[in-house]
Context: one part of a larger RNA
RNA sequence: CGCUGAAGAUUGAGGGGACGCUUCCCUAGUACGAGAGGACCGGGAAGCAGGAAUCUCUCGUGUACCGGUUGUCCUGCCAAGGGCAUUGCCGGGUAGCGAUAUUCAGAUCGGAUAAACGCUGAAAGCAUCUAAGCGUGAAGCCGACCCCAAGAUUAGUCUUCGUAUCAGACCCCUGGGAGACCACCAGGUUGAUAGGCCGUAUGUGAAAGCACAGUAAUGUGUUGAGCAGAGCGGUACUAAUUGGUCGAGCUCUACAACCACUGUGAGU
Numbered sequence: 001c002g003c004u005g006a007a008g009a010u011u012g013a014g015g016g017g018a019c020g021c022u023u024c025c026c027u028a029g030u031a032c033g034a035g036a037g038g039a040c041c042g043g044g045a046a047g048c049a050g051g052a053a054u055c056u057c058u059c060g061u062g063u064a065c066c067g068g069u070u071g072u073c074c075u076g077c078c079a080a081g082g083g084c085a086u087u088g089c090c091g092g093g094u095a096g097c098g099a100u101a102u103u104c105a106g107a108u109c110g111g112a113u114a115a116a117c118g119c120u121g122a123a124a125g126c127a128u129c130u131a132a133g134c135g136u137g138a139a140g141c142c143g144a145c146c147c148c149a150a151g152a153u154u155a156g157u158c159u160u161c162g163u164a165u166c167a168g169a170c171c172c173c174u175g176g177g178a179g180a181c182c183a184c185c186a187g188g189u190u191g192a193u194a195g196g197c198c199g200u201a202u203g204u205g206a207a208a209g210c211a212c213a214g215u216a217a218u219g220u221g222u223u224g225a226g227c228a229g230a231g232c233g234g235u236a237c238u239a240a241u242u243g244g245u246c247g248a249g250c251u252c253u254a255c256a257a258c259c260a261c262u263g264u265g266a267g268u
Base pairs, nucleotide, nucleotide: 001151005161006160007159008158009157010156014148015147016146017145020048021047022046023045024044025043026042032037051104052103053102054101058099059098060097061096065092066091067090068089069088070085071084072083073082074081075080109143110142111141116136117135118134119133168246169245170244171243172188173187174186175185176184193239194238195237196235197234198233199232200231202228203227204226209222210221211220212219213218254264255263256262
C1' cells in the first nucleotide's frame, strides 16, 4: 500500500518439521544342524544420539547482596568507616540467564507402490504373474502427528460493534513476562504500570555501642544480631497530567423535461 469501517475469533490452499538407532529378556537353547552354532513370527524392558520446553531439584554465573582479610591514603586521634590495588585477594550467594539439571515427544494406523511373490489368462488347443483383468509387498512415497499460514490479489468465513449521538486506533506517558530499532505485551487516576514505603521469602552469618573476662591479642553476653539487588504480598506517597491526530458507506426507486452532474427522499 492492497484486501474499500473496526475489534475479536477462525477455515486451511500452500509451506516447513518430525517420523533416528542400539542393546537386553521371554518365546527358546525351541525350529534347523552330525556338531559347532542358532533363528523367523510374536511379546516385553532399557539405553544412546538428536529435539522441544522449563528452572522444583543438582551444578555454574551472579564486578549493584553479606562476610573475612593484606598494603596504603583519607575522615584530627581511638574506635568505626571510605578510596585505590584485576571485583585488591578470599568464602558464600537471591532473582535472572544457563546445562551438567528436570520434564516431555518421536505411539499407532491407512492409501498407492519398488524389487519380489502370486491369481485368473490368451496370443501360441499346451505352458505362461501380463497382453485385457485382479492381488500381496519396504526404514522409502502420500496421508495420519507438530508448527506457520487469506498478499490464497481467487486477498475467504463467523460473531459483535459503528456509520457523525464519530466505532476504533494512534501520538504521548509508566513499564517488562517483550525487545537491536520497530514490533509485542502489561498499564495510564473508574489506576497497583514503575519507583518509594511496609511486610515477608531468601542470602550472609552473630553489626555498632555497651557490659563482663583477660596484661594483651582476643573472647563472651546483649544477638540468629545487623545489613541486604532483581523474588512474593500489600500500600496511591511520587510519576503515568492535560490534551492532540487519524478515522467509514452501498444499493434502489421517484421527482426536479431527457443524458450527465448535483440536490432531495425512501429502504437497508

Predicted 3D model of a 268-nucleotide part of an RNA (large-subunit ribosomal RNA, domain VI) from Candidatus Uhrbacteria bacterium RIFOXYB12_FULL_58_10. The coordinates come from a structure-prediction model, not an experiment, and the mean pLDDT is 82. Its Rfam family is "Bacterial large subunit ribosomal RNA". The family has 102 seed sequences and 51,934 matches in Rfam 15.1. It was read from a public genome assembly.